[in-house]
RNA sequence: GGGUGGGUAGCUCAGCUGGCAGAGCAUGGGACUUUUAAUCCCAGGGCCGCGGGUUCGACCCCCGCCCCACUCA
Numbered sequence: 001g002g003g004u005g006g007g008u009a010g011c012u013c014a015g016c017u018g019g020c021a022g023a024g025c026a027u028g029g030g031a032c033u034u035u036u037a038a039u040c041c042c043a044g045g046g047c048c049g050c051g052g053g054u055u056c057g058a059c060c061c062c063c064g065c066c067c068c069a070c071u072c073a
Base pairs, nucleotide, nucleotide: 001072002071003070004069005068006067007066010025011024012023013022019056027043028042029041030040031039049065050064051063052062053061
């Protein structure tokens, strides 16, 4: 340098034929308990890697770039 896959919440990952951004764990609060743990309930947390473009509308399509893994030389 070429190819493939990936980048979404603190972590691990879903999401898609373009139309509300989600789960589990973690965190905070509450219930229960003598206390802790466990269990149950509630809540906060994201400008979806960056910059453009297309579109009424983009995590999703197009272009360029950055980073990670694998691979070919």